[in-house]
RNA sequence: AGAGUUUGAUCCUGGCUCAGGACGAACGCUGGCGGCGUGCCUAACACAUGCAAGUCGAACGAAGCAUUUGAUUGGAUCUCUUCGGAGUGAAGCUCUUAUGACUUAGUGGCGGACGGGUGAGUAACGCGUGAGUAACCUGCCUUUCAGAGGGGGAUAACAGUUGGAAACGACUGCUAAUACCGCAUAAUGUGACGGAAUCGCAUGAUUCUGUUACCAAAGCUGAGGCGCUGAAAGAUGGACUCGCGUCUGAUUAGAUAGUUGGUGAGGUAACGGCUCACCAAGUCGACGAUCAGUAGCCGGACUGAGAGGUUGAACGGCCACAUUGGGACUGAGACACGGCCCAGACUCCUACGGGAGGCAGCAGUGGGGGAUAUUGCACAAUGGGCGAAAGCCUGAUGCAGCAACGCCGCGUGAGGGAAGACGGUCUUCGGAUUGUAAACCUCUGUCUUUGGUGAAGAAGAAAGUGACGGUAGCCAAGGAGGAAGCCACGGCUAACUACGUGCCAGCAGCCGCGGUAAUACGUAAGUUGCGAGCGUUGUUCGGAAUCAUUGGGCGUAAAGGGCAUGUAGGCGGAUCUGCAAGCCUGAUGUGAAAUCCACGGGCUCAACCCGUGAACUGCAUUGGGAACUACAGAACUAGAGUCGCUGAAGCGAAACCGGAAUUCCUAGUGUAGCGGUGAAAUGCGUAGAUAUUAGGAGGAACACCAGUGGCGAAGGCGACUUACUGGACCGUAACUGACGCUGAGGCGCGAAAGCGUGGGUUGCAAACAGGAUUAGAUACCCUGGUAGUCCACGCCGUAAACGAUGGAUACUAGGUGUAGGAGGUAUCGACUCCUUCUGUGCCGGAGUUAACACAAUAAGUAUCCCACCUGGGGAGUACGAUCGCAAGAUUGAAACUCAAAGGAAUUGACGGGGGCCCGCACAAGCAGUGGAGUAUGUGGUUUAAUUCGAAGCAACGCGAAGAACCUUACCAGGACUUGACAUCCCGGUGACCGCUCUGGAGACAGAGUUUCCCUUCGGGGCACCGGUGACAGGUGGUGCAUGGUUGUCGUCAGCUCGUGUCGUGAGAUGUUGGGUUAAGUCCCGCAACGAGCGCAACCCCUAUUGUUAGUUGCCAGCGAGUAGAGUCGGGCACUCUAGCGAGACUGCCGGCGAUAAGUCGGAGGAAGGUGGGGACGACGUCAAAUCAUCAUGCCCCUUAUGUCCUGGGCUACACACGUACUACAAUGGCUGAAACAGAGGGAAGCGAAGCAGUGAUGUGGAGCAAAUCCCCAAAUACAGUCCCAGUUCAGAUUGCAGGCUGCAACUCGCCUGCAUGAAGGCGGAAUUGCUAGUAAUCGCGAAUCAGAAUGUCGCGGUGAAUACGUUCCCGGGCCUUGUACUCACCGCCCGUCA
Repeated sequence: AGAGUUUGAUCCUGGCUCAGGACGAACGCUGGCGGCGUGCCUAACACAUGCAAGUCGAACGAAGCAUUUGAUUGGAUCUCUUCGGAGUGAAGCUCUUAUGACUUAGUGGCGGACGGGUGAGUAACGCGUGAGUAACCUGCCUUUCAGAGGGGGAUAACAGUUGGAAACGACUGCUAAUACCGCAUAAUGUGACGGAAUCGCAUGAUUCUGUUACCAAAGCUGAGGCGCUGAAAGAUGGACUCGCGUCUGAUUAGAUAGUUGGUGAGGUAACGGCUCACCAAGUCGACGAUCAGUAGCCGGACUGAGAGGUUGAACGGCCACAUUGGGACUGAGACACGGCCCAGACUCCUACGGGAGGCAGCAGUGGGGGAUAUUGCACAAUGGGCGAAAGCCUGAUGCAGCAACGCCGCGUGAGGGAAGACGGUCUUCGGAUUGUAAACCUCUGUCUUUGGUGAAGAAGAAAGUGACGGUAGCCAAGGAGGAAGCCACGGCUAACUACGUGCCAGCAGCCGCGGUAAUACGUAAGUUGCGAGCGUUGUUCGGAAUCAUUGGGCGUAAAGGGCAUGUAGGCGGAUCUGCAAGCCUGAUGUGAAAUCCACGGGCUCAACCCGUGAACUGCAUUGGGAACUACAGAACUAGAGUCGCUGAAGCGAAACCGGAAUUCCUAGUGUAGCGGUGAAAUGCGUAGAUAUUAGGAGGAACACCAGUGGCGAAGGCGACUUACUGGACCGUAACUGACGCUGAGGCGCGAAAGCGUGGGUUGCAAACAGGAUUAGAUACCCUGGUAGUCCACGCCGUAAACGAUGGAUACUAGGUGUAGGAGGUAUCGACUCCUUCUGUGCCGGAGUUAACACAAUAAGUAUCCCACCUGGGGAGUACGAUCGCAAGAUUGAAACUCAAAGGAAUUGACGGGGGCCCGCACAAGCAGUGGAGUAUGUGGUUUAAUUCGAAGCAACGCGAAGAACCUUACCAGGACUUGACAUCCCGGUGACCGCUCUGGAGACAGAGUUUCCCUUCGGGGCACCGGUGACAGGUGGUGCAUGGUUGUCGUCAGCUCGUGUCGUGAGAUGUUGGGUUAAGUCCCGCAACGAGCGCAACCCCUAUUGUUAGUUGCCAGCGAGUAGAGUCGGGCACUCUAGCGAGACUGCCGGCGAUAAGUCGGAGGAAGGUGGGGACGACGUCAAAUCAUCAUGCCCCUUAUGUCCUGGGCUACACACGUACUACAAUGGCUGAAACAGAGGGAAGCGAAGCAGUGAUGUGGAGCAAAUCCCCAAAUACAGUCCCAGUUCAGAUUGCAGGCUGCAACUCGCCUGCAUGAAGGCGGAAUUGCUAGUAAUCGCGAAUCAGAAUGUCGCGGUGAAUACGUUCCCGGGCCUUGUACUCACCGCCCGUCA
């Protein structure tokens, strides 16, 4: 710091999404240790249990305990004993004295107003910040001054009686105090009335002074003290007031009766409507009152470059609350979390009469929830309450427990180690990778484990005192042993392969992946990232300049109000003076601490903690300054305005008036139609229309002039005249003196349509009716026709109300029109020219703009003010409100949904858009097809099979240049399984092949026969048989996985590149333009200059000729020769053959053209403008055709989807289509007889003559591997006949008899003869080919092939007609235009239904 995503591509606008940080988090997988923090965000839901506020006996009485004095009682024990008793007298009981640093219910004091919790309420002086109180209070604490004399009456406790289940009382009686109450004392206190001084922002305050009235006290003691009362200060803590700041909504616009103020009174610590009585009618509000919603506020925290945005857990300050609501009491302080009273809800106890309770204290429970911990230890430390103190209390606090919840730190080993092991994965099978990783060797011991030792935290002289804790730390020992996962790997975004799956399963933050070769799903291997964590989800800031103060826009992307006027508000010309509010600067106070930042220090480091500094950008006070703004004063004229004069104009509103036209009425003339349309019909008309003439009526609108001309704010305004009226412009002098600009609300105007009332209605004309059109036609067209359009008055208030451009002011190159004025020059002067102001247009530079474009009438450069915008749809919809008679208008959302919607421009494609041009494209012609029969292909149907492919042109006599078997891929049946074919291995044999026989439909099986080479003698080669597995094999699938080949647009003239230039860019230019051409062919011009693939030429055939050559070709002349014959000698002149040349190039002349390219005509020439024909096919399009020519990836079959064989099928047949052949006849058929080609082919061949046969053919076999021999012509010409008929046309079909090929003609070949003699008399709609040696017509040959062409490919013979022309049909090329298409019009897209 950005990135992805709208498009075929581009630029822009614009939304969505991502990468970063943070968290009181939660969830998934995983989990070694320590330190420091943090931990109910939800139900301010309900709570069992325990604890969280007590303390003082040095205030008091009393009770108890212990010790003790004394007394009474008591009689244990012990001693003596004469056993009778005597002495001693303990414990205990009762009373009493005293002591105790003992315990305590009660009275009393202090504290329970702190500490701790929570955030429900609160939009508020609640909080923050800064001031004020001359309007206040303050226990304990500190300082100072003064004082404490003397009395009194009660009351708990206690005792008795008594009520109640209990809680808790009631009555009687006794008693103390630092409890309570008088009296005295009395000021620097308080109140009243005076005086004086000083001071203050006002009320007023302070001090001094005079008079007068009133008010205090408590004791305890260990004798040190501690307490008590009054007063004045301080400190601390509080109370109140004020300035400023503090969320959203106007679809909440008015709110308020104690309300606002005053007087008086009450009340309070204190001011105050705080409360009350009376009086007045105010007060708040667009600078947002009131109402509604939401919310504790702040220091701070997170984020951000900052400005900001979000947030208010933990720590700290303030506030509020304590089950809900209300209330006061006590007190220095409360309207009081663990106090009281009342009411409500809930829970509990109950004897049913009544009572008790309040975890938002710490733990803990239930519930809610995605979710948040122990009913722990200790007062050792810090702090708090009470106490003189010891001390007691303290869930504050210090610690521990649980939780990876967060931050920080550490570890899970380190070094060496290549046969680069095994295994895994991939593989082109060679290898690569996991990977120094492991094993293995040598070390170390942090953490962990065990044992030992063992703190600081403890303060002030000693002593004592540790919850944490035998913890941290230290020492020793042991052993690599106990410690790694999670996410991702298509792009954004670092990281890739295999398999599985097959729009399924699934993924996904956005774009999007998945339909059989998925780097996107799942798994594995590998890799990247982070690491005791990693991902996901949620929230928030950022990126987002996507609410823009910093820092955006509004002609077309969202966005200028329809227009004016004007209120509040905002902004405002020039000079001087003053002031100091804004502004600048200095000082002071404050801005708590913590946090952040800098430096330094302490825990081994860090997190964490400590110290110092800076900072806290703020607020307030104060001293200065005076440029600018504000304010005040004075003066100015450039902005603005006023009076007077002239010209111009569809400005407004009223009245009058004019002509043309339409319609209607009356009358005349006149007759059969009119009208209307693409064509018609409805309609009107013989009852007289239309047409025409004359007269009349009525309403509406104003031709020409008329002009990107005029006027108006906009809407808008058009015959003429008159009076009324608004505004602008020009020129000039005078005057006012900033009076200005804009303008939220408000008010007014506001096309058309529409609404209300009343008129009017010629024409036009929604609705409606009829006629057409059409598949339909609720439309377009026609005939009618009502509201309405017109007038008056009132409403509506909207339009693409547009320049899609708000208003004002100033500035910033020009050029050229036009309208209205003014001035000057030209001798006076029309005109012209020049200057200038205002309006209205066009072009254009800078500049701006995403581009288009705008460009002094800005969308430029600046200032001011207003309106409006923030992705598309939902939607200008719903609800609410306001307005309206209604129609409706104004204001104006959300849920949900999409990843786009959009602007401008670019390349193409397309258009029943335009321009130019071409083509047998049309037209002009000739011959056809479509009708018949047959042949052939296809569809369909049928079948065991009728193998497969080809499908508009560009499939259909196509693959197939030739299916009886074979072919053959199909079907039925019979067989084989390393296979019919290839390679490798093992064993066997020496052959294999061939021939004969048998079985069988055959494949095949069996039998018989015959039989290798080389050699170093080891063996090897070769062939066959048998076996094993690798493999063979497949015309099985995919032409949408492919190569190659081919068709087609199209032999159309196009398709591109380099450099340069233009454009932000896609792209453009070049290649467009003017001519010309068959042609992007050439010329000229031009920001282009060149080049490439195409065109053309080079190649082949053909047309003329020269030369060379002369056999197998030829024969003119010479000779020979024949029935005839280049047959022979001879010759190469001619024809011909086939090599090499020549020739044609717009070269020459003329016209046109631009002096060009070229074109038209002519000459010469065999041939003339490419002479004719062929080969040759640019970049690309159609996922065009072909996996069945071949090759090939992947998938599939493997005793079968492979292979062999026999037979059948590909030849079927109600039908449909394509392509051909033969015909329908006289330009003909038949018969006779006579001529003339070219190009090919020929040895398993062509096959002559001769002979036989009616013929197919047979026989024969000469000649020929060919310019030598053979295959080898027909139409035509001539002669005769037929006479227009289903014929002497036509020949299908069928019968019989034959021929040929071939193992074999039944399914299923071809040919011949005789006989038979079908349809058919020129073909509907529609449609094909052809522009000259062409169409048409006639025959010949070849490939394939044993045989089998009406097909195909070639060859020659005879040999036409027509083309005015480019309007139209089809196809194509170039330019241009529109586009919401780009899979490109077979597009896109709307509605309904499913």